Small-subunit ribosomal RNA, 5' domain from an uncultured prokaryote, 528 nucleotides, folded computationally. The RNAcentral record of the full RNA draws on ENA. Rfam family: Bacterial small subunit ribosomal RNA.
Context: one part of a larger RNA
RNA sequence: GAUUGAACGCUGGCGGCAUGCUUAACACAUGCAAGUCGAACGGUAACAGGCCUAGCUUGCUAGGUGCUGACGAGUGGCGGACGGGUGAGUAACGCGUGGGAAUCUACCCAUCUGCGGGGGACAACCAGGAGAAAUUCUGGCUAAUACCGCAUAAGCCCUACGGGGGAAAGCAGGGGAUCUUCGGACCUUGCGCUGAUGGAUGAGCCCGCGUCGGAUUAGCUAGUUGGUGAGGUAAUGGCUCACCAAGGCAACGAUCCGUAGCUGGUCUGAGAGGAUGAUCAGCCACACUGGGACUGAGACACGGCCCAGACUCCUACGGGAGGCAGCAGUGGGGAAUAUUGGACAAUGGGCGCAAGCCUGAUCCAGCCAUGCCGCGUGUGUGAAGAAGGCCUUCGGGUCGUAAAGCACUUUCAGUAGGGAGGAAAGGAGUGUAGUUAAUACCUGCAUUUUGUGACGUUACCUACAGAAGAAGCACCGGCUAACUCCGUGCCAGCAGCCGCGGUAAUACGGAGGGUGCAAGCGUUAAUC
Numbered sequence: 001g002a003u004u005g006a007a008c009g010c011u012g013g014c015g016g017c018a019u020g021c022u023u024a025a026c027a028c029a030u031g032c033a034a035g036u037c038g039a040a041c042g043g044u045a046a047c048a049g050g051c052c053u054a055g056c057u058u059g060c061u062a063g064g065u066g067c068u069g070a071c072g073a074g075u076g077g078c079g080g081a082c083g084g085g086u087g088a089g090u091a092a093c094g095c096g097u098g099g100g101a102a103u104c105u106a107c108c109c110a111u112c113u114g115c116g117g118g119g120g121a122c123a124a125c126c127a128g129g130a131g132a133a134a135u136u137c138u139g140g141c142u143a144a145u146a147c148c149g150c151a152u153a154a155g156c157c158c159u160a161c162g163g164g165g166g167a168a169a170g171c172a173g174g175g176g177a178u179c180u181u182c183g184g185a186c187c188u189u190g191c192g193c194u195g196a197u198g199g200a201u202g203a204g205c206c207c208g209c210g211u212c213g214g215a216u217u218a219g220c221u222a223g224u225u226g227g228u229g230a231g232g233u234a235a236u237g238g239c240u241c242a243c244c245a246a247g248g249c250a251a252c253g254a255u256c257c258g259u260a261g262c263u264g265g266u267c268u269g270a271g272a273g274g275a276u277g278a279u280c281a282g283c284c285a286c287a288c289u290g291g292g293a294c295u296g297a298g299a300c301a302c303g304g305c306c307c308a309g310a311c312u313c314c315u316a317c318g319g320g321a322g323g324c325a326g327c328a329g330u331g332g333g334g335a336a337u338a339u340u341g342g343a344c345a346a347u348g349g350g351c352g353c354a355a356g357c358c359u360g361a362u363c364c365a366g367c368c369a370u371g372c373c374g375c376g377u378g379u380g381u382g383a384a385g386a387a388g389g390c391c392u393u394c395g396g397g398u399c400g401u402a403a404a405g406c407a408c409u410u411u412c413a414g415u416a417g418g419g420a421g422g423a424a425a426g427g428a429g430u431g432u433a434g435u436u437a438a439u440a441c442c443u444g445c446a447u448u449u450u451g452u453g454a455c456g457u458u459a460c461c462u463a464c465a466g467a468a469g470a471a472g473c474a475c476c477g478g479c480u481a482a483c484u485c486c487g488u489g490c491c492a493g494c495a496g497c498c499g500c501g502g503u504a505a506u507a508c509g510g511a512g513g514g515u516g517c518a519a520g521c522g523u524u525a526a527u528c
Base pairs, nucleotide, nucleotide: 001528002527003526004525006524007523008522009521010520013375014374015373016372017371018370020367021333026331027330028329030328031327032326035078036077037076040075041074043071044070047069048068049067050065051064052063053062054061055060056059085286086285087284094211095210096209097208098207099206100205103203104202108199109198110197111196112195114193115192116150118148119147125140126139127138128137129136130135156165157164158163170191171190172189173188174187175186178185179184212258213257214256219249220248221247224246225245226244227243228242229241230240231239261283262282263281264280265276266275267274268273288309289308290307291306292305311322312321313320314319339365341364342363343362347361348359349358350357351356378408379407380406381405388399389398390397391396412469414464415463416462417461418460422455426450427449428448429447430446431445432444433443434442472517473516474515475514476513477498478497479496483512484511485510486509487508493500494499
């Protein structure tokens, strides 16, 4: 000199854009953060409407009816493995980079294939019981895209090449004939389902090289190193096991100890390098502590389950409940770090045919000069060089065109009015094309119309009033730009280094003046 997720002191007008627990991976009150689908299903607790019955006060009340819109609880599907947080652990194929072969991949895309016929249950519900509660037991009824056989098998898997094994589900919209038990069958469209191949995406595994300090850590190792066989896995492999062999690593630093998430990057520097790893992005690890598996395409799962432990809470003492390193917020620790805000309008995600619902992701707003950037605190004129302060050699000098005065302007802030863009969608109508038996339905495209904004009193523009509301901080001995007076008298004090102060202190304290930066300025800490 540059820099910072900074803090402290003094001061503080506005805006834009960013950043904001670096410490206790300490403990957490409260609310929210993952749901959705009635176009899978049986249904109907609530709400609204229709219909029926009764009472009457003649438009209300009560009851019934799933008939319709919808829908609590339940069965079922998909998603809760993403998104969000943190950096405790980890010196490791964890990360970075470049390769590899023995693998899996829901949803998505392309191509091929099929979707036939049966069965038995279990929730909900009803009845009864246990318990303070959490919850739970027994009996009975019932549906399905839930579950299980059978049939079929292009391709798939196994094979001793003879053969063997293995699948599925329906739902919704529309409809001219035909049939009908009046439910529908049937046809068609869309969604869905089964099997297979390829892709895309994501993930698992292996290897070369790189990746902090300590030798006052020199030897380490028994599933250890390799082989054979078996098991296990989606898959290779001592991954596991039996047997056999005695290997494997290490001064090119094994082992042990300490420290640490890694990278793109960031800071500095002419570079080489050094330091660092906040925000943003990629990867990894973790989710009160330790262990375990279940489900699933995917987890050994932050807001799932089980066991153990510590802690907190409830209890009828028998037994139960919980996990903010999600967003806010609280206590605590600390020099120190924000609101228990708004909205799903946009972007993205989950579910859904869709409308839509959910989304503390996200987008916004709030707080803080924490940083960067921009703007303002007026402009011109004005010598009687006013008053006043300070200095003085008492002549004057200086603050100083500074002020006052005169003439202007109105950025920003204030008040009032106007006002983009972020909006694409979605709905409805028409036309056309595809599909089809069909002019239904559905889908694509075009067009018309309608219409969605948290921010928001938006940005921006206009008008109004008046210089009106807006400057401080550090320094002035040398380094280092900037000097005099007074006070003090080795005292009080200053200080980054050299050093100042013991009666004329440009170095202490105050004043006047000056210098430097400026909504900041200094100090401290840290890095180059």